Predicted 3D model of a 321-nucleotide RNA (Archaeal signal recognition particle RNA). Rfam family: Archaeal signal recognition particle RNA. The family is grouped with related families in Rfam's "SRP clan". By type it is a non-coding RNA gene.

RNA sequence: CGGCGGGUAAGGACCGGGGAGCUAGCCCUGCCCUGUAACCCGAAACGGGCUAUACGCGGGGGUCCGUCAACCCCUAGAGGCGGCGGCCCAAACAGCCAGAUGGGAUCCUGUAGGCCGACCAUGAAACCCCGUCCCGCAGGACCGGGCUGGAGGCAGGCCUCCUUGAAGGAGGAGGCUGAGCCUCUUCGACCGCCGAACCGGGUCAGGCCGGGAACGGAGCAGCCCUAAGGCGGGCAGCCUGGUGUUUGCGGGGGUGCGGGGUCGAGGAGACCUACAGGACACCCGGGCUGGGAGGGCGUCCACUCUAGGGGGAUGCCGCCG
Numbered sequence: 001c002g003g004c005g006g007g008u009a010a011g012g013a014c015c016g017g018g019g020a021g022c023u024a025g026c027c028c029u030g031c032c033c034u035g036u037a038a039c040c041c042g043a044a045a046c047g048g049g050c051u052a053u054a055c056g057c058g059g060g061g062g063u064c065c066g067u068c069a070a071c072c073c074c075u076a077g078a079g080g081c082g083g084c085g086g087c088c089c090a091a092a093c094a095g096c097c098a099g100a101u102g103g104g105a106u107c108c109u110g111u112a113g114g115c116c117g118a119c120c121a122u123g124a125a126a127c128c129c130c131g132u133c134c135c136g137c138a139g140g141a142c143c144g145g146g147c148u149g150g151a152g153g154c155a156g157g158c159c160u161c162c163u164u165g166a167a168g169g170a171g172g173a174g175g176c177u178g179a180g181c182c183u184c185u186u187c188g189a190c191c192g193c194c195g196a197a198c199c200g201g202g203u204c205a206g207g208c209c210g211g212g213a214a215c216g217g218a219g220c221a222g223c224c225c226u227a228a229g230g231c232g233g234g235c236a237g238c239c240u241g242g243u244g245u246u247u248g249c250g251g252g253g254g255u256g257c258g259g260g261g262u263c264g265a266g267g268a269g270a271c272c273u274a275c276a277g278g279a280c281a282c283c284c285g286g287g288c289u290g291g292g293a294g295g296g297c298g299u300c301c302a303c304u305c306u307a308g309g310g311g312g313a314u315g316c317c318g319c320c321g
Stems, first nucleotide, its partner, number of pairs: 001321006011065005016034004024051005039060004071311009082300003086297004093290005102284003106279009116269001119266001126262007133252008141243008149185006156177009190233005200225004208217003
């Protein structure tokens, strides 16, 4: 120096990596992504360990290598999971627009053809007249709405005055009122009910007043009656409104239906097909806006591969040559 062998000899190496975040910065604990045949325990966000030699700290274990080593690092390239943001393209989906842009569906109209065909010589289509419908005018019917008396006389009542009576009272005149009664008149009859604390009428228990008494007076409550007025019914007159109403006249309308007439054999209509025109945003397609699956480019990158370079790098024992 070379070969073979050794191993708990020293020693070396691996047991994951990356992104974002934190941080002046690096590593870790937490999050996410992605790997290996492949670790365990302890502490760590009021953080833990570090400083460009930063790619964790403390303890334990396993495996590999042991020098052309294991393994690690760098550069370049290829593949590639995933992250990121910028730009571009862009599906689904949503909204709006468009029937002066295409197709389909649906609907409407017309024409043509096909098929059926109610009805039809007890008379089809067509034509003429009338009615049914609408409007106006006039009359009727029915149902409503609004308004509606007057005069005279007499009882009675109130006020003033006169005469008279020793009280209460009696008699008379005038004015006002008069809801009761009578008469006349009117189209404006009539019936029922309610209606006044006192301030309307009648009758007025009790009590009050005058009186010797007889009797008289005022009069509350109650009862009766009614005014103004109200409610209900109803006659009449005038005014006025309405109609699933009716008659006549005039006008309009004419789709359907009905009646009558002329004529004499068809025939309304449904359905199907084709064509033409139109409507419609339901479907396909179109335009605009939103929306973003996904894709392309860019960048970072787990992982894999290729090529080159570098580190490891110092060195133990036995045997043989």